[in-house]
RNA sequence: GGGGGUGUAGCUUAGUCUGGCUCAAAGCAGUCGCCUGUCGAGCGAAAGAUCGCGGGUUCAAAUUCCGCCAUCCCCG
Repeated sequence: GGGGGUGUAGCUUAGUCUGGCUCAAAGCAGUCGCCUGUCGAGCGAAAGAUCGCGGGUUCAAAUUCCGCCAUCCCCG
């Protein structure tokens, strides 16, 4: 230099194939409460991501298109 994969909450993932409405879903962690002599476990509740960044297409984009960034793999 060329080709391909991945990027969604603190962490791990679903959703992308076939664009569709409402708070973008779940588990763990964390927070608060109950329980307990205390901690843990258990139970309950609330909160947390404008989906890597920018732009385009569209009535509508996590999802499609273009560029860029990060990371991994392959080729030279």
This is a predicted structure of a 76-nucleotide RNA (transfer RNA) from Leptolyngbya sp. FACHB-321. Its Rfam family is "tRNA". Rfam classes the family as a transfer RNA. Rfam describes the family as follows. Transfer RNA (tRNA) molecules are approximately 80 nucleotides in length. Gene Ontology term of the family: triplet codon-amino acid adaptor activity. NCBI's taxonomy places the organism under Bacteria, Cyanobacteriota, Cyanophyceae, Leptolyngbyaceae, Leptolyngbya. The sequence is in RNAcentral, with records from ENA and Rfam.